The RNA shown here (Glycine riboswitch aptamer) has 92 nucleotides and comes from a Eubacteriales bacterium. The model forms 83% of the base pairs in the Rfam consensus. Its mean pLDDT, the model's own confidence on a scale to 100, is 80.
RNA sequence: GGACGCACCUCUGGAGAGACCGUCAAGGCGCCGAAGGGGCAAGUUCCGAAGGAUCGGAAUAAUCUCUCAGGCAAAAGGACAGAGAUGGGUUA
Numbered sequence: 001g002g003a004c005g006c007a008c009c010u011c012u013g014g015a016g017a018g019a020c021c022g023u024c025a026a027g028g029c030g031c032c033g034a035a036g037g038g039g040c041a042a043g044u045u046c047c048g049a050a051g052g053a054u055c056g057g058a059a060u061a062a063u064c065u066c067u068c069a070g071g072c073a074a075a076a077g078g079a080c081a082g083a084g085a086u087g088g089g090u091u092a
Stems, first nucleotide, its partner, number of pairs: 002091003006087002009084005018029001020028002030072003036068001037066003043060007
């Protein structure tokens, strides 16, 4: 210094669902999934038994699913994507 990937920061884009009701407080009803969080194994990997293709166990994911949290005008937030910078990691 190149490439790959990780963390944080900056900029840009970024969906869904009631500007519902209420004594407008507390809450109530109806909804959304893309902060976060929980759950699931067709497949894959590992182990054991058996011994030719079977059984059992474990681990493992999401934009799937649950709606705990969060959200349902705007604002804010926002998974994810692109660009930039910093840090350290791997590597011909």